[in-house]
RNA sequence: GCGCUCCUAGCUCAGUUGGUUAGAGCGUUCGCUUCACACGCGAAAGGUCGCAAGUUCGAAUCUUGCGGAGCGCA
Numbered sequence: 001g002c003g004c005u006c007c008u009a010g011c012u013c014a015g016u017u018g019g020u021u022a023g024a025g026c027g028u029u030c031g032c033u034u035c036a037c038a039c040g041c042g043a044a045a046g047g048u049c050g051c052a053a054g055u056u057c058g059a060a061u062c063u064u065g066c067g068g069a070g071c072g073c074a
Stems, first nucleotide, its partner, number of pairs: 001073007010026004019057001028044005050066005
């Protein structure tokens, strides 16, 4: 330098033939339970879906550029 894959909650990830409200597990906080803790049960908070632009009535999803991570080739 060229090609491919990936970037979604604090962590690990799901979700795309574009469609109404973006989710799970773990973690955090609160409540119930307990003498207390743990376990268990319930609830809540937490996201500009890496950034920007484009296409579209509508974009996490399609296109382009940029940034980051990984792999391969030279």